About this RNA
Model confidence (mean pLDDT): 77 of 100. This is a predicted structure of a 305-nucleotide RNA (Bacterial RNase P class A) from Nitrosomonas mobilis. The source organism's lineage runs through Bacteria, Pseudomonadati, Pseudomonadota, Nitrosomonadaceae and Nitrosomonas. It matches the Rfam family "Bacterial RNase P class A". The family's RNA type in Rfam is ribozyme. Gene Ontology terms of the family: ribonuclease P activity, tRNA processing and dimeric ribonuclease P complex.
RNA sequence: GAAGCUGGCUAGACAGUCGCUGCCUGGCAACCCAGGGAGAGGAAAGUCCGGGCUCCGCAGAGCAGGAUGCCGGUUAAUGGCCGGCCGCUAUAAGUCGUAAGACCCAAGGCGAGGAACAGGGCCACAGAGACGAGCGUAUUAAGUUACGGUGAAACGCGGUAACCUCCAUCCGGAGCAAGACCAAAUAGGCAGACGAUGACGCUGCUCGCCGAGUCUGCGGGUAGGUUGCUUGAGCGAGUAGGUAACUAUUCGCCUAGAGGAAUGACUGUCCACGACAGAACCCGGCUUAUCGGCCAGCUUCACUU
Repeated sequence: GAAGCUGGCUAGACAGUCGCUGCCUGGCAACCCAGGGAGAGGAAAGUCCGGGCUCCGCAGAGCAGGAUGCCGGUUAAUGGCCGGCCGCUAUAAGUCGUAAGACCCAAGGCGAGGAACAGGGCCACAGAGACGAGCGUAUUAAGUUACGGUGAAACGCGGUAACCUCCAUCCGGAGCAAGACCAAAUAGGCAGACGAUGACGCUGCUCGCCGAGUCUGCGGGUAGGUUGCUUGAGCGAGUAGGUAACUAUUCGCCUAGAGGAAUGACUGUCCACGACAGAACCCGGCUUAUCGGCCAGCUUCACUU
């Protein structure tokens, strides 16, 4: 210097004018006005996992069902992440060759990685036949023994368990349309069924527990608002420990909370010429989509010293 990889950051910038939404302060109680400061992502997507949080139960036990599957570590937890082992897999370079090609193969990439003599199922084509099988030749009392053909595999200790299953370990349920509070309203209506010989509920079933209403049909009335709702397993920097993921500690920062859904329009300049794409309770992951720019590291080759 070139090529191939891995990881991290960023995601048009600046200025001006007008406009939108929440919060704080003031003007007045309101509408509204003024000032201050803030206002979509690395994936906000998918809804595939794991949790926080809320409610039911808090009396469970068994069965069913589900999840995980090499070893260790980390975390609130996970099918995540880190380290190691094992298995698979390339391509670049290199070597051989006239060439076509062949050999070898780095960093890297992938792994749903226990058990096939506990049992069952399935195994294309070829082949007589793919787990009670038996074609051809020779041989034998006898498919008794030997050889051959097809095929990856044939007289069986073949393959397959992201087929059933077995083994080990683990698992309450439902979900912000969860919940809580205020207001309003008529007809706390009529009829039927079940219920202390135990309704409803505790997951699907059984046992068990609890202890009083539950369900269905018809008919009538009301349905507005507050909250949950953003200070978090939060972010940044330093130090210490650790191979690392990560942990501890010190200092600093506050960064959307809409409620039919807010951040847009115009002008000028710059250059990297702008892709994928918009929060709806929150967080940690995985997967998918994607225009560019920057940084760091690893491997191979060439050249120079």